[in-house]
RNA sequence: UGAUAGAGGCGCGGAAGACAAGAGUACGCUUGCACGUUAUCUCCGGCAGGAGAGGCAGCGGAAAGGGGAUUUCGCCGAGGUGGGAAGAGCUCUGCCGGGCUUUCUCCGCCGGGCCGUGGGAGAAUAUUUCACGGACUGUCGCCCCUUAUGGGGCGGAGCGCUGUUGU
Numbered sequence: 001u002g003a004u005a006g007a008g009g010c011g012c013g014g015a016a017g018a019c020a021a022g023a024g025u026a027c028g029c030u031u032g033c034a035c036g037u038u039a040u041c042u043c044c045g046g047c048a049g050g051a052g053a054g055g056c057a058g059c060g061g062a063a064a065g066g067g068g069a070u071u072u073c074g075c076c077g078a079g080g081u082g083g084g085a086a087g088a089g090c091u092c093u094g095c096c097g098g099g100c101u102u103u104c105u106c107c108g109c110c111g112g113g114c115c116g117u118g119g120g121a122g123a124a125u126a127u128u129u130c131a132c133g134g135a136c137u138g139u140c141g142c143c144c145c146u147u148a149u150g151g152g153g154c155g156g157a158g159c160g161c162u163g164u165u166g167u
Base pairs, nucleotide, nucleotide: 001166002165003164004163005162006161009076011075012074013073014072015071016070019067027060028059029058031057032056033055040051041050043098044097045096046095047094048093049092079110080109081108082107083106084105086103087102088101089100090099111137112136114134115133116132117131118130119129120128121127139156140155141154142153143152144151145150
C1' cells in the first nucleotide's frame, strides 16, 4: 500500500401483517335551528379571479404521515445529521415570497448506545432530531502497577481497529 475476513451491542437501517393512537377528529346527510353575499375555500403571508354557510344540534363516520412489539432481510460510516446545487410535489384557478416533504448529487461533522436539561417536528406524555452536560462501553496510543492474566490514569478518532495475505 492492495485484497479478504471480522469485532463493539438495548449496535444500525429496510420490509410485512396485526395492533394502539390519530378520533367520535376530518367529512357526509332524504334532519332541525341559526345565518346572508359576509364568513369561508393553500402549510403561512400577499395579489387577482371564481365560487358561496363555514356555526349549533341529531344521525352516521374515515384516512395518511408517524409509533411500540413481533417476524424477516441487508449490514458494522452500518447509518444519521448540517449546509449548497438541481428536479418533483403540497391550492378552486393563476402569480409572488417563504415553509415543508421527497429524489439525486457535492462538501463537512458524528466510534457506540443510555440518561438529564433546553429547543425543533409531531394529535401525542409515543417517537424523532439538534445543542450542552453526565456516567458507561469498545478501540488504539502514551505512562504507571502487576509473576502472568489483568488493573489504573491521560488522550485521540471509524479516512479508525483486529486477523490472514499479496506487493

The prediction has a mean pLDDT of 78.
A computed fold for a 167-nucleotide RNA from a mouse gut metagenome, annotated as Lysine riboswitch aptamer.
RNAcentral holds the sequence, with entries from MGnify.